RNA sequence: GGGCCGGUAGCUCAGAUGGGAGAGCGCUGGAUCGAGACUCCAGAGGUCACGGGUUCAAAUCCCGUCCGGUCCA
Numbered sequence: 001g002g003g004c005c006g007g008u009a010g011c012u013c014a015g016a017u018g019g020g021a022g023a024g025c026g027c028u029g030g031a032u033c034g035a036g037a038c039u040c041c042a043g044a045g046g047u048c049a050c051g052g053g054u055u056c057a058a059a060u061c062c063c064g065u066c067c068g069g070u071c072c073a
Stems, first nucleotide, its partner, number of pairs: 001072007010025004019056001027043005049065005
């Protein structure tokens, strides 16, 4: 330098086919308990890597850039 895969909540990751941004763990509050753990209920937390394009509408499609992994040189 080129090919491929990936970048979504604090962490690990879903999100066929473009219309609701989600799960588990963690965190906060409550219930339960003599207390703690477990369990149950509720809640907070996101520029969907960045910029542009297409579209009524983009995490999702297209182009470019950056970062990580991998293969080739």
Molecule: transfer RNA
Organism: marine sediment metagenome